A computed fold for a 115-nucleotide RNA from a Pseudomonadota bacterium, annotated as SAM riboswitch aptamer (S box leader). Its mean pLDDT, the model's own confidence on a scale to 100, is 83. Its Rfam family is "SAM riboswitch aptamer (S box leader)". About the family: The SAM riboswitch is found upstream of a number of genes which code for proteins involved in methionine or cysteine biosynthesis in Gram-positive bacteria. It was read from a public genome assembly, where an Rfam model found it.
[in-house]
RNA sequence: CACUCAUCGAGACCGGCUGAGGGUUCAGGCCCAAAGACGCCGGGGCAACCGCCAGGACUAACCACCCUGGAAAGGUGCUACGUCCUGCGACGCUGCCAGCGUCGACAGAUGAGCG
Numbered sequence: 001c002a003c004u005c006a007u008c009g010a011g012a013c014c015g016g017c018u019g020a021g022g023g024u025u026c027a028g029g030c031c032c033a034a035a036g037a038c039g040c041c042g043g044g045g046c047a048a049c050c051g052c053c054a055g056g057a058c059u060a061a062c063c064a065c066c067c068u069g070g071a072a073a074g075g076u077g078c079u080a081c082g083u084c085c086u087g088c089g090a091c092g093c094u095g096c097c098a099g100c101g102u103c104g105a106c107a108g109a110u111g112a113g114c115g
Base pairs, nucleotide, nucleotide: 001115003113004112005111006110007109008108013043014042015041016040017039021032022031023030026087027086028085029084044079045078046077049075050074052070053069054068055067056066083107088104089103090102091101092100093099
């Protein structure tokens, strides 16, 4: 970097440094930001994907896969706003022809696997 699978309406702050934009690309919005955002560092915290422990189910039995629960050593991740909202499609509602709602796709993020 590509591909596959899973999840994405919840949750979680202080301090130091820096100093202008930032919230995935683009666009339209809406927010954050010199009362210091974003980013970096330190220390916390949140969560539970890999991993750990126990039980269940399956099996002649074991392992693995699957289910449930627990802990959070280790590997990651996260720590404003639904993935901040929308853009494309389908269905429905309304009837001021545009708006609203639900679902899906595309895209994105994270984890695991694989090349």